Overview:
The RNA shown here (c-di-GMP-I riboswitch aptamer) has 89 nucleotides and comes from a Myxococcales bacterium. It was read from a public genome assembly, where an Rfam model found it. It matches the Rfam family "c-di-GMP-I riboswitch aptamer". Gene Ontology term of the family: cyclic-di-GMP binding. NCBI's taxonomy places the organism under Bacteria, Pseudomonadati, Myxococcota, Myxococcia, Myxococcales. The coordinates come from a structure-prediction model, not an experiment, and the mean pLDDT is 83.
């Protein structure tokens, strides 16, 4: 220093679910909670996936309906990028 990652240490995040509150959904926050985590620090850069307030088109057309599009959201799915605590093998 790289690689690794303990039944170390001091610490740190915090999933479901419940309450509040924001969105038209996903989903986001706050509290609570503690399922997990070595990057569960950050970045939506690629594909995947989730949603559809608008738009277009399409049907059996008073639709909770299909299907594209733009947005939108997810980093506790992968890959990619930037950065970091500890140190038994």
């Nucleotide at each position: 220093c790289c690689u690794c990652g303990a039944a170390a240490a001091c610490g740190g995040c915090a999933a479901a679910g419940c309450c509040g509150c924001c969105g038209a959904a996903a989903g986001g926050u706050g509290g609570u909670g503690g399922c997990g985590c070595a990057a569960a620090g950050c970045c939506a850069g690629u594909g995947c996936c989730c949603u559809c307030c608008c738009u277009c088109g399409c049907c059996g057309c008073g639709g909770u309906g299909c299907g594209a599009g733009c947005g939108g959201g997810u980093c506790g799915a992968a890959c990619g990028g930037c950065u970091g605590c500890c140190g038994a093998a």